[in-house]
RNA sequence: GAAGCAAGCCAGACAGUCGCUGCCCGUUGCAAAACGGGGGGAGGAAAGUCCGGGCUCCGCAGGGCAGGAUGCCGGCUAACGGCCGGGCGCCGUGAGGCGACGGAAAGUGCAACAGAGAGUAGACCGCCGAUGGCCAGGUCAAACUGGCACAGGUAAGGGUGAAACGGUGCGGUAAGAGCGCACCAGCGUCCCGGGCAACCGGGCGGCUCGGUAAACCCCAUCCGGAGCAAGACCAAGCAGCAGGCGUUGAGGCGGCCCGCCAAGCCUGCGGGUAGGUUGCAUGAGCCCAUUAGUAAUGAUGGGCCUAGAGGAAUGGCUGUCAGGAUGCGCGAGCAUCUGUACAAAACCCGGCUUACCGGCUGGCUUCGCAA
Numbered sequence: 001g002a003a004g005c006a007a008g009c010c011a012g013a014c015a016g017u018c019g020c021u022g023c024c025c026g027u028u029g030c031a032a033a034a035c036g037g038g039g040g041g042a043g044g045a046a047a048g049u050c051c052g053g054g055c056u057c058c059g060c061a062g063g064g065c066a067g068g069a070u071g072c073c074g075g076c077u078a079a080c081g082g083c084c085g086g087g088c089g090c091c092g093u094g095a096g097g098c099g100a101c102g103g104a105a106a107g108u109g110c111a112a113c114a115g116a117g118a119g120u121a122g123a124c125c126g127c128c129g130a131u132g133g134c135c136a137g138g139u140c141a142a143a144c145u146g147g148c149a150c151a152g153g154u155a156a157g158g159g160u161g162a163a164a165c166g167g168u169g170c171g172g173u174a175a176g177a178g179c180g181c182a183c184c185a186g187c188g189u190c191c192c193g194g195g196c197a198a199c200c201g202g203g204c205g206g207c208u209c210g211g212u213a214a215a216c217c218c219c220a221u222c223c224g225g226a227g228c229a230a231g232a233c234c235a236a237g238c239a240g241c242a243g244g245c246g247u248u249g250a251g252g253c254g255g256c257c258c259g260c261c262a263a264g265c266c267u268g269c270g271g272g273u274a275g276g277u278u279g280c281a282u283g284a285g286c287c288c289a290u291u292a293g294u295a296a297u298g299a300u301g302g303g304c305c306u307a308g309a310g311g312a313a314u315g316g317c318u319g320u321c322a323g324g325a326u327g328c329g330c331g332a333g334c335a336u337c338u339g340u341a342c343a344a345a346a347c348c349c350g351g352c353u354u355a356c357c358g359g360c361u362g363g364c365u366u367c368g369c370a371a
Base pairs, nucleotide, nucleotide: 001367002366003365004364005363007361008360009359010358012321013320014319015318016317017316018315020041021040023038024037025036026035027034028033043342047353048352050351051350052349053348054347055227056226057225058224067223068222069221070220071219072086073085074084075083076082087101088099089098090097091096102218103217107216108215109212110211124158125157126154127153128152131151132150133148134147135146136145137144166184167183168182169181170180171179185208186207187206188204190203191202192201193200194199231278232277233276234275240269241268242267243266244265245264251261252260253259285304286303287302288301289300290299291298292297323338324337325336326335327334328333
């Protein structure tokens, strides 16, 4: 210098002017409100609503069935399907990236086409034909020799496929084959060492037992339901009716019991309302420092208060500048265009995912050049 990797951050600035919405102060006003002044007013994703929690109401002895989610190990957290660290596998020269990553020796299912055969499978082309058979030679008869490829043997080599009962070599054999051996790969209720563990290294032992569980399934862990239109209060308005339950004390009838009525609860039908307040901004809060930890994160101390609308405010215009694009120029620079991307709270947090013009900061990798 070029090409990349990963992390954190910003995502227009200033001025003028016209507005919008809460809050505070002042003036006027009985009040409603009006006017004036001050100050606050979107995001890194406010989004998708995909997970988790707080909060609220309903339900609930405990447990189970059904259903759903998750799934290597350790840690963090209020919790999580999130995050951090580690292991293993795959990809990349590398910095790094990606992974639903438990069980196929409980059972069931599936595998198009091709192929002989798709699972205790299979022989199309091959190889062999030791043994048996047939033929020829040979012999007194045998032994023996040669041929055929009939029975049969075989799974080396070829071929099919995403996948064909482990790979390479030597021995062995009629030809072959873990049939034997060496090395390698895989497997193991085994042993030793390291690690909290996943797992790793070494040894030993025989074995070669196919794939698929984001197919059913099995195992383990977790999960009650609905949501701020939750819920609470005030005001306004209306018309009740039917059915069921009706334990104990308390109301009415009654001295008491039984019983009846009323009240209460549940369900259905019908009637009324469509206003206001609250929930609702002090919270797993933000910033800084110290500290424990590799980190996620925690602890301690100090400081700060930082949007609250409700058909839904947070905006429009003008000027200057920063920035960007294109062209010219060796270059400093000049000219023209542009003056911004994705997008906007709605009870609140922690995540994930998706969208995004451009820029900044520190770190790392590979290659080239120079010393």
The RNA shown here (Bacterial RNase P class A) has 371 nucleotides and comes from Silvimonas terrae. NCBI's taxonomy places the organism under Bacteria, Pseudomonadati, Pseudomonadota, Betaproteobacteria, Silvimonas. RNAcentral holds the sequence, with entries from ENA and Rfam. Rfam family: Bacterial RNase P class A. The family's RNA type in Rfam is ribozyme. Rfam links the family to the GO terms tRNA processing, dimeric ribonuclease P complex and ribonuclease P activity. From the family's description: Ribonuclease P (RNase P) is a ubiquitous endoribonuclease, found in archaea, bacteria and eukarya as well as chloroplasts and mitochondria. The prediction has a mean pLDDT of 76.